[in-house]
Context: one part of a larger RNA
RNA sequence: CACCGCCCGUCACACCACGAGAGUUGAUUGUACCAGAAGUCGUUGGGCUAACCCCUCGGGGAGGCAGGCGGCCACGGUAGGAUCAGCGACUGGGGUGAAGUCGUAACAAGGUAGCCGUAGGGGAACCUGCGGCUGGAUCACCUCCUU
Numbered sequence: 001c002a003c004c005g006c007c008c009g010u011c012a013c014a015c016c017a018c019g020a021g022a023g024u025u026g027a028u029u030g031u032a033c034c035a036g037a038a039g040u041c042g043u044u045g046g047g048c049u050a051a052c053c054c055c056u057c058g059g060g061g062a063g064g065c066a067g068g069c070g071g072c073c074a075c076g077g078u079a080g081g082a083u084c085a086g087c088g089a090c091u092g093g094g095g096u097g098a099a100g101u102c103g104u105a106a107c108a109a110g111g112u113a114g115c116c117g118u119a120g121g122g123g124a125a126c127c128u129g130c131g132g133c134u135g136g137a138u139c140a141c142c143u144c145c146u147u
Stems, first nucleotide, its partner, number of pairs: 003110001005107001008103002011100001013097004018092002023087007031079004039072006047065003052061003113134009
């Protein structure tokens, strides 16, 4: 850079993050049920048994061992949850990006003053109706104040 100004939205292109998404993968966590190794505890212990006790060599008792049963319980299994994370066809708007497309909505009375609310309509900015505001220009008049 001062109207040959500024500027709005749709559309197109590129990139970025986000939302939604049939689902899918994984992690963590808790619930119900199943199952239950080793160990440990309880009980049993008819099989076994050097130490201790009794006894006449045989044997018996105490204690112990194996074994049986039960309780606790790790891993595991089934079902249906919660939280978090990854991926996900498609989809929604958002942001960013010198020179793309369509128009010209706003800024001057921006060429229909603008804006707010609401309803309807429209490629898009928007348009129309109703109500409201002046943060509207211009012209005229009235009231008040100052000189």